[in-house]
Overview: Model confidence (mean pLDDT): 84 of 100. Predicted 3D model of a 73-nucleotide RNA (transfer RNA) from an uncultured Lachnospiraceae bacterium. The sequence was found in a public genome assembly. Its Rfam family is "tRNA".
RNA sequence: GGGGCAUUAGCGCAGUUGGGAGCGCGUCUCCAUGGCAUGGAGGAGGUCACGGGUUCAAGUCCCGUAUGCUCCA
Numbered sequence: 001g002g003g004g005c006a007u008u009a010g011c012g013c014a015g016u017u018g019g020g021a022g023c024g025c026g027u028c029u030c031c032a033u034g035g036c037a038u039g040g041a042g043g044a045g046g047u048c049a050c051g052g053g054u055u056c057a058a059g060u061c062c063c064g065u066a067u068g069c070u071c072c073a
Base pairs, nucleotide, nucleotide: 001072002071003070004069005068006067007066010025011024012023013022019056027043028042029041030040031039032038049065050064051063052062053061
């Protein structure tokens, strides 16, 4: 220098053929217990890495950039 893959909540991840942003853990509140562990119910938490484009509509498609992993030279 070139190719490929990944980037979505604090952490690990899903998101199918473009239309509802979700799961587990964690966290907060409440309930059960004398208390802890544990169990149950509910809540908060998101610039979908960044910029631009296409579209009525983009996490999803296209281009560029950044970071990480990997392969080639």